This is a predicted structure of a 70-nucleotide RNA (transfer RNA) from Melanogrammus aeglefinus.
Its Rfam family is "tRNA". Rfam classes the family as a transfer RNA.
[in-house]
RNA sequence: GCCCUAGUAGCUCAAUAUAGAGCGCCGGCCUUGUAAGCCGGAGGUCGGAGGCUAAAUUCCUCCCUAGUGC
Numbered sequence: 001g002c003c004c005u006a007g008u009a010g011c012u013c014a015a016u017a018u019a020g021a022g023c024g025c026c027g028g029c030c031u032u033g034u035a036a037g038c039c040g041g042a043g044g045u046c047g048g049a050g051g052c053u054a055a056a057u058u059c060c061u062c063c064c065u066a067g068u069g070c
Stems, first nucleotide, its partner, number of pairs: 001070002004067004010023004025041005047063005
């Protein structure tokens, strides 16, 4: 330098155009108390910029970061 893969909640990961799960965190119920269990809640410029579209995490272009291969 070229090709490919990945980048989404604090962590691990889904989602073929209208953002979710598990764990974690906070509150409540339960308990003598803690844990476990049950219920509820908060938390996201979906790596950055631009484009197409009524609407983009998703499609297109460029860039950044990490990694495999040559």
Its mean pLDDT, the model's own confidence on a scale to 100, is 81.